[in-house]
């Protein structure tokens, strides 16, 4: 200090799902809720993967393509409480 994480302690967040607001949509915001979560903090203007298509763009339509709009509770990257084995 780095690794690892327990039926330990101290605190923390907070899935669905409802309600109202917001947005074209995904989505987000508060408020109840509580699946889970040592990183479920942070980073989406410089890794990767997902979602959505208002606008353009193409089509006779149906539709198709596209992030400049999201997702950090996918990976990952940085940070961090605590110390049994």
């Nucleotide at each position: 200090a780095a690794a690892c994480g327990a039926u330990a302690a101290u605190g923390g967040c907070a899935a669905a799902c409802u309600u109202c607001g917001u947005g074209a949509a995904a989505g987000c915001g508060a408020a109840g809720g509580g699946c889970g979560c040592a990183a479920a903090a942070c980073u989406a203007a410089a890794g990767g993967g997902g979602c959505u298509a208002a606008g353009u763009g193409g089509g006779a339509a149906a539709c198709c393509a596209u992030a400049u709009g999201c997702c950090a509770g996918c990976c990952a990257g940085u940070u961090c409480c605590c110390g049994a084995a």
Predicted 3D model of an 85-nucleotide RNA (c-di-GMP-I riboswitch aptamer). Its Rfam family is "c-di-GMP-I riboswitch aptamer". Rfam's curators write: GEMM was predicted in a large-scale screen for bacterial structured RNA regulatory elements. Rfam links the family to the GO term cyclic-di-GMP binding. The prediction has a mean pLDDT of 89. The sequence was found by an Rfam model in a public genome assembly.